[in-house]
Context: one part of a larger RNA
RNA sequence: UGACGGGGGCCCGCACAAGCGGAGGAACAUGUGGUUUAAUUCGAUGAUACGCGAGGAACUUUACCCGGGCUCGAACGGUAUGUGAACGAAGAAGAGAUUCUGAGGUCAGCAAUGACACAUAUCGAGGUGCUGCAUGGUUGUCGUCAGCUCGUGCCGUGAGGUGUCGGCUUAAGUGCCAUAACGAGCGCAACCCUUGUCGUUAGUUACCAUCAGGUAAAGCUGGGGAUUCUAACGAGACUGCCGCCGUAAGGUGAGAGGAAGGUGGGGAUGACGUCAAAUCAGCACGGCCCUUACGUCCGGGGCGACACACGUGUUACAAUGGUAGGUACAGAGAGCGGCCACCUAGCAAUAGGGAGCAAAUCUAUAAAAACCUAUCUCAGUUCGGAUUGGAGUCUGCAACUCGACUCCAUGAAGUUGGAUUCGCUAGUAAUCGCGCAUCAGCCAUGGCGCGGUGAAUACGUUCCCGGGCCUUGUACA
Numbered sequence: 001u002g003a004c005g006g007g008g009g010c011c012c013g014c015a016c017a018a019g020c021g022g023a024g025g026a027a028c029a030u031g032u033g034g035u036u037u038a039a040u041u042c043g044a045u046g047a048u049a050c051g052c053g054a055g056g057a058a059c060u061u062u063a064c065c066c067g068g069g070c071u072c073g074a075a076c077g078g079u080a081u082g083u084g085a086a087c088g089a090a091g092a093a094g095a096g097a098u099u100c101u102g103a104g105g106u107c108a109g110c111a112a113u114g115a116c117a118c119a120u121a122u123c124g125a126g127g128u129g130c131u132g133c134a135u136g137g138u139u140g141u142c143g144u145c146a147g148c149u150c151g152u153g154c155c156g157u158g159a160g161g162u163g164u165c166g167g168c169u170u171a172a173g174u175g176c177c178a179u180a181a182c183g184a185g186c187g188c189a190a191c192c193c194u195u196g197u198c199g200u201u202a203g204u205u206a207c208c209a210u211c212a213g214g215u216a217a218a219g220c221u222g223g224g225g226a227u228u229c230u231a232a233c234g235a236g237a238c239u240g241c242c243g244c245c246g247u248a249a250g251g252u253g254a255g256a257g258g259a260a261g262g263u264g265g266g267g268a269u270g271a272c273g274u275c276a277a278a279u280c281a282g283c284a285c286g287g288c289c290c291u292u293a294c295g296u297c298c299g300g301g302g303c304g305a306c307a308c309a310c311g312u313g314u315u316a317c318a319a320u321g322g323u324a325g326g327u328a329c330a331g332a333g334a335g336c337g338g339c340c341a342c343c344u345a346g347c348a349a350u351a352g353g354g355a356g357c358a359a360a361u362c363u364a365u366a367a368a369a370a371c372c373u374a375u376c377u378c379a380g381u382u383c384g385g386a387u388u389g390g391a392g393u394c395u396g397c398a399a400c401u402c403g404a405c406u407c408c409a410u411g412a413a414g415u416u417g418g419a420u421u422c423g424c425u426a427g428u429a430a431u432c433g434c435g436c437a438u439c440a441g442c443c444a445u446g447g448c449g450c451g452g453u454g455a456a457u458a459c460g461u462u463c464c465c466g467g468g469c470c471u472u473g474u475a476c477a
Stems, first nucleotide, its partner, number of pairs: 001477002003474003007471007015461002019424005026315008034306002042053002064301007076124009087104001090101004107114002126290002129288003135284002137279003140275001142273001147186006153162003166177003192267004197235007207224002211222003238261001241255001242253004304443001317417001321376007334363002338357002342353004383414001388409007430453007
């Protein structure tokens, strides 16, 4: 100087407490461990691995296993020699890769030669092989915590200290005062995006108050520029005003005004560093290793196994509910190898026809919880839907291993879950549906977004956990 303390003081955080809803019990989905296997490819492992890399494993992907092939090689550059244009219908063998036969075709240039292809030789190739403890780049975490430093000066033999401490204050090393310090940098804050209010400008594909036409109905048409909305520019919030407290910074008030009040809400933004943290399999790269194989092509299998253990989720155990019928109200995204109105067939998945739309114009689009009516009456049930049998649809060379969906039948466990444990402070939790990426299809209950309905509680900081500042002890560095 740090680190540590079941030392002290001050302070903060869904850290506890106060609440609400979960997990831990059941079934299933998914990831992991273990076991098994020819292979179950590899990585990630307290917090900071385990619906993670993977925003799509039937083949491909694919790195793994078995088998069949190739060796200038699946792709690319160069040199030398030789041959031939390139290309290649068709047929045969084969699981295929590929091999064999081979009709045809006979390039440019006068030529030298060149382009392209093949063969041979050779220099480079190729490797998801090893090392993240050789590395770059990127990322997680402490932590959006308030810290981390520098110049000059001063103090100390020196390591170092001071500044950065103290008092008050703040979300904040935020600021004020004090002060052997005076200043400055990286962080904080602000500048950026979005959301909430108003104005100006502009009106098509959006809108429709007024006027006119028109319909079964409808901005449907003329028209309008008011409103909504769209999207560009401005305004607006600064403790600015008032009262009280305070030297000040600031605090406080059911204060005024205001759409919004003291950081208005949300996002982006992550200091010096820590964990030899993660990644050589995204990419790059040093070193080492393989080179008729640790490279590469193909067929099949595996990554999907299953006594079991754990994590994350979905669905439930019902009446604040289930079922049937009826009636409403979104937002944000997407669409041409696409979204598909409408019609017809089918109980349905879907199929056959067939408009519009590269979209504020057309389409998916029905939002669902909600509300109204009827029924069920506390049961393993009209709860719950696993599992299994049958019949089908669709995608795709191909659904056996191993796809999704539909219909009929079947109708398992489960009656609120031990110790323990997780999330959340407001348009939040809880609950309800909708969309997108990836994508032929889909194992999505995942991920990322969007809106609808919409709570409870916080006395307080003694205790648990983590963190910040000051101080103290130490046989630790």
Background
A computed fold for a 477-nucleotide part of an RNA from an uncultured bacterium, annotated as small-subunit ribosomal RNA, 3' major domain. It matches the Rfam family "Bacterial small subunit ribosomal RNA". The full RNA is in RNAcentral, with records from Greengenes.